[in-house]
């Protein structure tokens, strides 16, 4: 203290998401120990069983039994004693309202806090005062007798009391008539004096015997404790009342009739509508009444940095319940958990008549659920109840049991040990890691384990003694005190200690792509899986799954929920709204909220300071106990609050008294399309009459539809009606906004300047109210020319329910009333202060001048532009703020679903306001950058058009490819950039593919052992490979051991693979494109992507220069250096040449000869250098001179950053996978050549510019030795025969060929074309069947220039015409690669089409327009509206019926009591009739989500109709 996720990158908004801390928990894997603590959050669902509240015999009566002893006994059994005044059960007291459990209900004085009670009660308990006489009658229990299954109930009879009723007394109390005195909130209330009145009580035990009475010892009587009764107090607890506090929904806005008050009386412990009569008509609410949801409240917990949010287990305080629901009784106290009535529901007995029952008490059980313990032990301690007391009870309590549920603590050992072992993993095969980790060696003893000791919690009561006080006569006795001494321990022989033994018993879970700490192999193949969020898997996965390793925690560790936090993501601290969500369409204004200035006054905010009060426990500090620590304890701060008293007076409120800057008013002026309302005007358009006039008009991108010869359209004149105001006209002007335009009147709003006076804060904002509000619509009634939704028709198109065009109704106009919405936008509420300039333009003042109009300065008001600071994410804003500040007011908090549904308002209807959820996704988004794209623009190239000129596409054949088919037709290329490509030679081989024989260290390499010279001849079987066999042959070097080569067998590592993966890769390559581009370095600007330099003026082929410039250099390209041609010079002169001279057999052949050609080295020359003009004094264009050759001369080699996952694993090379008697290796035979169609490169042609036939000329580059072959003879011919010559400027292929010169054909399927097929043949080769070429003869096919389309060329080029080469025995070559000969044509020009540069725009595209993306439809899936309805739930309203009961009033009784009747109220039940909710519903409506449906193309570029 932050990260991750939106883009190609960036900043910003903004949601998701993670890390951290908690928890009564839970699941999954694992678990040594002890401490302390926790431990049905779900069904307040139902419970079996036991046990949780009883106790007093010192209130009171009555009182057993069994055992035991003993006696009698007819043996059936009875009696006493003793058990024992015991047990049980009555009567009485006092407890049972404590204690414990739950959180259902409550939104409510319930609960916090602070008060008040002068309106109140308070059993035991303190402390004081006083009293405790004196009498009666009942009654259980027990007994008799009767009913019921039972529970229980009924009558007679006896009895006691602290039980229950009288009498008496009356200190105080209390009720009552008066007098006084204080206090007061004026009601009243408290003292103090009097008067008359009512109204108490119980005794029990224990002791004594001085006094009296009977008299062993007793009663009265004293004494002591314990009670009782009546008053004062306390103390505790309770009751009511109030201030302020703490949940949601306004799609809950109006509630209320005991309602609000008053007067009487009632009833309570008390005030009071708490009841009740009666009178009055109030109370409550937008600071949320009412209603509906949802919850016990708090101290506190968790978390935060705070302020805040979440919760309210355990502990403490109060509240509510106690199966449900209603009521009282009893009591100090209840409307009573383990009381009691009544109703319901349920669940148990039952003899069917009745009857019992309430675990939210502790354990336990079922249920329900993810999920929560022993049906434990003691009263030892602490507390609680009853007793005078021992005691008794007590599932409160304290212990123990379960449960890693939590926190806290120890432990599994320690140290030494490097051949860094064995194994495992990896691996580049060399190592590396697990690793000092084991082993081994030394040592410790925590916990568990066994052995032995062994606490503290215990003081109290009580009993003995001692010793002191009260009480008496008394030193006794009692009674109280203090000391001793004794007894009292569930936990538990537990915690603690020793001591034995022994490293021995004691580690696991997560996780290792990024956020986040921690890699590699293998499996696997968008399968299987994984994920908290981005995301990972489609064959090299640090992300699945295992494994090595590693890294966090640890007896736990991960997961899952939950909450807070990060999230400043509801922002009080501490946000926003011009464009990201978010300013009401505008205004007038009530309530609210805030308000100028000076003085006084008062003290409610406020600020100081006292005092109570905030319970304890908790957090914090400090100290102390447990061996630490959780945990405990002590003792301090703190509890930020509330109450209440003092004080101060600055601010704000408030009263009072003033000012005039803010706000109004009065007066003078002018602006102006503010507004209503009457009129009046002219131009055009239409239609009508009338008149000219003829065949067209009109529309359109180009047509039609349509309108005209019944006379249009064009002119011209006359008329009618609507409608709207050209010029003026302006980022002029007026209005709140909506708007508002001819002129002329009439009313009527405001705002502006100017001048004084006057009012004296009268402001400003505004929820809610209430007016206004454009087009469209809607109502009723008019109008209606023009334009025009709808409609129709014509065109367009695949298709046009569109765009184009012709026609045309509603409305458009009016008049009155609805509607009340908009990109109602400046997407910027409204109003006030302040904060640099510049320039414009409207209205008004004012200076200076002047005749005047201008112009200058200036001041108020509006309205534009530009701009510094400053704000802003940027874009931008900037005195007409989006800056700095104040008051108010509205509004937002991720996208979709949705401005929808549902309810409400409001509307006639459309429909409008208000406004959601489930569901769903991980982002939607703002603003800039760089790109790419655009049927965007500006500039520019390019055989890119376009001008030519040949072509392809028809046909035939050749060749490639699809496809198909085969046993196989091997594989690869695939739009330009696949297709005569790899392949510069497929009969076999090649050859990889098939079919069959076959081989297994192998056809090749290294290593090992064993033999053998290598070699080379032959036979056999066979298709062959291959197997057998024979036979010749005995090298080379040597240290004489032996070694090399080399061949046979043999073992085994290992060879081999034209299997795969070009999407794992290098090499090389294609293509954009020989396009002119692509970058760096420091610098500047920008938060930042990034720019800038490289843009901008010129200019080039060109990022070529030059110029300018926040840029200044630089680098890869471009150009230049390099071949090669074109001139010339130089050297050199054969095999080349041959002027001149000579010779000839006439051929440079021969002597010669290096001039020429020419060969092949070295030079030279071109450089916009010179001239001139045009340009910016530039670069550089133009135009010219010279010159062989001119502005790159002409061709070539060259090929930037990078795109295409381009091609290639089948050149080679390589990772990885896969084969290993086969996918390898070796033969033979086939196939690669198949053939219905299809493309695609070609070639020959279709003929006369031709064909055939003779004769004649003229290259230039190659090639040749297992080769080129000359003459010669032979064949019609390919060729063959024989054989010179040539490793070559030297012999040879060699003949060039169109060309030319004569001749022939005369337009026809030809003497045009050669395809086909039939025969004879030649050559190569081992071998031409599938499957070679040639050559002769004969056959004699399609074709008469080729639809749409579409190719190549800009000069020695197209075109035409031959000739060589590589491969190659041969050749399917008509392919390729050169060579040369003959040699056009046309380029206006850059609209258009293709491709490309640059700058610019737009963008929603970045996989980048071969983009993105929208509805409907069809399909599955969710979730949810609507609906005939059905079927629940809770509430209220009216009726009905009325249980228990209390209360009143009757009756009955002498009387209390009882019990009987009526009345009122009244719980559940019943009935109705409406709200409200919830579920479910044929069918329906949208609506999200779903790798690869349909249909179209809206939108995003001008998206092709913004």
């Nucleotide at each position: 203290a932050g990260a991750g996720u939106u883009u190609g990158a960036u900043c910003c908004u903004g949601g998701c998401u993670c890390a951290g801390a908690a928890c009564g928990a839970a699941c999954g894997c694992u678990g040594g120990c002890g401490g302390c603590g926790u431990g049905c959050c779900u069904a307040a669902u139902a419970c079996a069983u036991g046990c949780a509240a009883g106790u007093c015999g010192a209130a009171c009566g009555a009182g057993a039994a069994a055992g035991c002893u003993c006696c009698c006994u007819u043996c059936g059994g009875g009696g006493a004693g003793u058990g024992a005044g015991u047990a049980g059960a009555g009567u009485g007291g006092c407890g049972c309202a404590c204690g414990g459990g739950u959180g259902a209900g409550u939104a409510a004085c319930a609960c916090g806090u602070g008060g008040g009670u002068a309106a109140u009660c308070u059993g035991c308990c303190c402390u004081c005062g006083u009293g405790u006489c004196u009498g009666g009658a009942a009654u259980a229990a027990c007994u008799c007798g009767g009913g019921g299954a039972a529970a229980c109930c009924c009558a007679g009879g006896c009895u006691a009391a602290u039980a229950c009723c009288g009498g008496a007394u009356g200190c105080g109390g209390c009720c009552u008539a008066g007098a006084g005195a204080u206090c007061u909130u004026c009601g009243g209330a408290u003292c103090u004096c009097c008067u008359g009145g009512a109204g108490a009580a119980a005794g029990g035990u224990g002791g004594c015997c001085u006094c009296u009475u009977c008299u062993u010892g007793a009663a009265a009587g004293c004494u002591a404790c314990c009670g009782c009764a009546c008053g004062a107090g306390g103390a505790u607890g309770u009751g009511c009342c109030c201030g302020c506090g703490g949940c949601c929904c306004a799609u809950u806005a109006g509630c209320u009739u005991g309602u609000u008050g008053g007067u009487g009386a009632g009833g309570u412990a008390a005030a009071g509508g708490c009841u009740c009569a009666c009178c009055a008509a109030g109370g409550c609410c937008g600071a949320g009444a009412u209603g509906g949801g949802u919850a016990g409240c708090u101290g506190g917990u968790c978390u935060g940095a705070g302020a805040g949010g979440a919760c309210g287990a355990u502990c403490a305080g109060c509240c509510a319940c106690a199966c449900u629901g209603g009521a009282a009784c009893u009591g100090a106290g209840a409307c009573a958990c383990g009381g009691u009535c009544c109703a319901g529901a349920c669940u148990c007995c039952u003899a069917c008549g009745g009857g019992a029952g309430g675990c939210a008490g502790c354990a336990g059980u079922a249920g329900g659920g993810a999920a929560u313990u022993u049906u434990g032990g003691u009263c030892a301690a602490u507390g609680g109840g009853g007793g005078a007391a021992a005691c008794c009870c007590u599932g409160a309590a304290c212990c123990a049991g379960c449960a890693a549920c939590g926190c806290c603590g120890c432990g599994u050992g320690u140290g030494g040990g490097a051949u860094g072992a064995a194994g495992g993993c990896c691996c580049u095969c060399g190592g590396g890691u697990c690793g000092u980790a084991a082993a081994c060696c030394a040592c410790u003893g925590u916990c568990a384990g066994g052995a032995g000791g062994g606490a503290a919690g215990a003081a109290c009561a009580g009993u003995g003694c001692c010793g002191a006080g009260g009480c008496c006569a008394a030193u006794a006795c009692c009674c109280u005190c203090g000391g001793u001494a004794c007894c009292u321990g569930a936990c538990g022989g537990u915690a603690c200690c020793u001591c034995c033994a022994a490293a021995g018993g004691a580690a696991g879970c997560a996780c290792c792509g990024g956020c986040u700490a921690a890699c590699u192999c293998c499996g696997u193949g968008c399968c299987a899986g994984c994920a908290g969020c981005c995301g990972c898997g489609g064959u090299a996965a640090u992300a699945c799954g295992g494994a090595g390793g590693g890294u966090g925690c640890a007896a736990g560790c991960g997961u899952u929920g939950u909450u807070c936090g990060g999230a400043a993501u509801u922002a009080c601290u501490g946000g926003g709204c011009g464009u990201a969500a978010a300013g009401c369409g505008c205004g007038u204004g009530c309530a609210g909220g805030u308000g100028g200035u000076u003085c006084g006054g008062a003290u409610a905010g406020u600020c100081g300071g006292g005092u109570g009060u905030g319970a304890a426990a908790u957090c914090c500090c400090c100290g102390g106990g447990c061996u630490c620590a959780a945990c405990c304890c002590g003792g301090g701060a703190a509890c930020u609050g509330c109450a209440u008293c003092c004080g101060a007076a600055a601010c704000u409120c408030u009263c009072g008294a003033g000012c005039u800057a803010g706000a109004g008013u009065c007066c003078c002026g002018g602006a102006g399309a503010g507004g209503a309302a009457g009129g009046c005007a002219g131009a055009a358009u239409u239609c009508c009459c009338a008149a000219u006039g003829u065949a067209g008009g009109g529309g359109u991108g180009a047509a039609a539809u349509c309108c005209g010869u019944a006379g249009a359209u064009a002119u011209u004149g006359g008329g009618a009606g609507g409608a709207a105001u050209a010029c003026c006209a302006g980022u002029u002007g007026c209005g709140a906004a909506g708007g508002c335009g001819g002129c002329c009147u009439u009313c009527u709003g405001g705002a502006c300047g100017g001048u004084g006076a006057c009012u004296g804060a009268c402001a400003c904002u505004c929820a809610g109210a209430c007016g206004c509000g454009a087009a469209a619509g809607c109502g009723u009634g008019g109008g209606g020319a023009g334009c025009a939704a709808a409609c129709a028709g014509g065109a367009u198109u695949a298709g046009a329910u569109a765009c184009c065009c012709u026609g045309g109704u509603a409305g458009u106009c009016c008049a009155c009333g609805c509607u009340g919405u908009a990109a109602a936008c400046g997407u910027u509420g409204c109003g006030g202060a302040c904060u640099a300039g510049g320039u414009g333009u409207c209205g008004g003042g004012g200076g200076u001048a002047u005749u005047c109009a201008c112009c200058c300065c200036u001041c108020c008001g509006g309205u534009g532009c530009c701009g510094g600071a400053g704000c802003u994410a940027a874009c931008g804003u900037u005195u007409u703020a989006a800056g700095u500040c104040c008051g108010c007011c509205g509004c937002c908090u991720g996208g979709g679903a949705a401005g929808u549904a549902c309810g409400g308002c409001c509307g006639c209807a459309a429909g409008g306001c208000u406004a959601a959820a489930a569901c769903u996704c991980a982002a939607a988004g703002g603003a800039a950058u760089u790109g790419a794209c655009g049927g965007g623009g500006g500039c520019c190239c390019g055989c890119a058009c376009a001008a030519g000129c040949g072509g392809u596409g028809g046909a035939g054949c050749a060749u490639g490819u699809u496809g198909u088919u085969u046993a196989a037709u091997u594989c690869g290329a695939u739009g330009c950039a696949a297709c005569g490509c790899g392949a510069a030679g497929a009969a076999c081989c090649u050859u990889a593919c098939c079919u069959g024989g076959g081989c297994u260290u192998g056809a090749c390499a290294u290593c090992c052992g064993g033999g053998g010279a290598a070699u080379c001849u032959c036979c056999g079987u066979g298709a062959a490979a291959a197997c057998g066999g024979a036979g010749a042959g005995u090298g080379c070097c040597u240290u004489a051991g032996g070694g090399a080569g080399c061949c046979c067998c043999g073992u085994g590592a290992c060879a081999g693979g034209u299997g795969c993966u070009g999407c794992a890769u290098g090499g090389c390559u294609g293509u954009c494109g020989u396009c002119a581009g692509c970058u760096c370095g420091u610098g500047u600007c920008g938060u930042g992507a990034g720019a800038u330099g490289u843009u901008g003026g010129g200019u080039u082929a060109a990022g070529u220069c030059c110029c300018g410039c926040a840029a200044c250099g630089a680098g890869c390209g471009c150009a230049a250096c390099c071949c090669u041609u074109g001139c010339c010079c130089u050297u050199a002169g054969u095999u080349u040449c041959c002027a001149g001279c000579g010779g000839u057999u006439c051929g440079g052949c021969c002597g010669g000869g290096u001039a020429c050609u020419u060969u092949a080295a070295g030079g030279g020359g071109a450089c916009u250098g010179c001239c001139g003009g045009u340009g910016u004094c530039a670069a550089a264009c133009c135009g010219g001179a010279g010159g062989a050759a001119g502005g790159u001369g002409g061709g070539g080699a060259u090929g930037a950053c990078g795109u295409c996952a381009a091609g290639u694993c089948c050149u080679c090379a390589u990772g990885g996978c896969c084969c290993u008697u086969a996918u390898g290796c070796c033969c033979a035979g086939g196939g690669c050549g198949a053939c219905u169609c299809a493309c695609g490169u070609g070639c020959u042609a279709c003929a006369a510019u031709g064909g055939c036939c003779g004769g004649c000329a003229c290259a230039g580059a190659g090639g040749g030795c297992a080769g080129c072959g000359a003459a010669c003879u032979c064949g019609c011919g390919a060729g063959a025969g024989c054989a010179a010559g040539c490793a070559a400027a030297u012999c040879c292929c060699a003949a060039a060929a169109a060309g030319u010169c004569g001749g022939u054909c005369u337009c026809a399927g030809u003497u045009c074309g050669g395809a086909u097929u039939g025969g004879a043949g030649u050559c190569u080769g081992c071998a031409a069947u599938u499957c070679g070429a040639c050559u002769c003869c004969a056959u004699g096919a399609a074709g008469g220039c080729g639809g749409a389309a579409u190719c190549g060329c800009u000069a020695g080029u197209a075109a035409u015409c031959g000739c060589g080469g590589a491969u190659c025995a041969g050749c399917c070559a008509u392919g390729c690669c050169g060579c040369g000969g003959u040699g056009a044509a046309u380029a206006c020009g850059u609209u258009c089409c293709c491709g490309g540069g640059c700058c610019u725009u737009g963008u929603a595209c970045a996989c980048a327009c071969c983009g993105c993306c929208c509805g409907u439809c069809a399909c599955g899936c969710c979730a949810u509206g609507g609906a005939a309805g059905u079927u629940g739930g809770g509430a209220g309203c009216a009726c009905c019926c009325g249980a228990a009961g209390u209360c009143a009033u009757c009756u009955u009784g002498u009387a209390a009591a009882g019990a009987g009747a009526u009345g009122c109220c009244g719980a559940a039940g019943g009935u109705g009739a409406g709200a409200c909710u919830g579920a479910u519903g044929a069918c329906u409506g949208g609506g999200g989500c779903g790798a690869a449906g349909u249909c179209g193309u809206a939108a995003c570029a001008a998206g092709g109709u913004a």
Record summary:
A computed fold for a 1506-nucleotide RNA from a marine sediment metagenome, annotated as small-subunit ribosomal RNA. The RNAcentral record of the sequence draws on SILVA.